Predicted 3D model of a 73-nucleotide RNA (transfer RNA) from a bacterium.
Rfam family: tRNA. It is annotated as a transfer RNA.
Its mean pLDDT, the model's own confidence on a scale to 100, is 80.
It was read from a public genome assembly.
């Protein structure tokens, strides 16, 4: 330099172009318990890496940039 894969909540990951982006763990509150843990219920937490484009509608499709991993030279 070229090619491929990926970037979504604090962490690990979902989400066929369609509605309000969800789950588990973690956090917080409550219940339970003599207390803790476990269990149960609830709450909060998101610039979907960034910029632009396509579309009635983009996390998803296209282009570029950045970052991470891998391959070729």
């Nucleotide at each position: 330099g070229c090619c491929c894969u990926g970037g979504u909540a604090g962490c690990u990951c979902a989400a066929u172009g369609g509605a309000u982006a969800g789950a588990g763990c973690a956090a917080c509150a409550g219940c339970c318990u003599u207390c803790u843990a476990a269990g149960c219920u609830g709450u909060a937490g998101g610039u979907u890496a960034c910029u632009g484009g396509u579309u009635c509608g983009a996390g998803u499709c296209c282009a570029g940039u950045c970052c991470a991993g891998g391959g070729c030279a």